This is a predicted structure of an 87-nucleotide RNA (c-di-GMP-I riboswitch aptamer) from a Rhodocyclaceae bacterium. It was read from a public genome assembly, where an Rfam model found it. NCBI's taxonomy places the organism under Bacteria, Pseudomonadati, Pseudomonadota, Rhodocyclales, Rhodocyclaceae. Rfam family: c-di-GMP-I riboswitch aptamer. About the family: GEMM was predicted in a large-scale screen for bacterial structured RNA regulatory elements. Its mean pLDDT, the model's own confidence on a scale to 100, is 88.
RNA sequence: UCGAGUACAGGGCAAACCGCAGGAAACCGCGGGACGCAAAGCCCAGGGCCUAAAGCGUUGGUACGCCAUGGCCGCCUGGUUGCCUCG
Numbered sequence: 001u002c003g004a005g006u007a008c009a010g011g012g013c014a015a016a017c018c019g020c021a022g023g024a025a026a027c028c029g030c031g032g033g034a035c036g037c038a039a040a041g042c043c044c045a046g047g048g049c050c051u052a053a054a055g056c057g058u059u060g061g062u063a064c065g066c067c068a069u070g071g072c073c074g075c076c077u078g079g080u081u082g083c084c085u086c087g
Base pairs, nucleotide, nucleotide: 002087003086004085005084012037013036017032018031019030020029022027035074041080042079043078045077046076047075048072049071050070055066056065057064058063
């Protein structure tokens, strides 16, 4: 440096749910809590998925449809960084 792995050692992260708070929402932050994860560390670069405020169209309508500039890295791919062990 590359590949493989989680048996060893040190450990790390934290789903659902609950509380507080932010947001139109998706969802995010903090605390509790652990379903799990060998990158469940980081990055929206490609794809996918979620939401639809504003906008546009329809409408009797407080309704319906379209739409990301919003969101998900614990959806995948890709990029990048990293512990231990073996080759």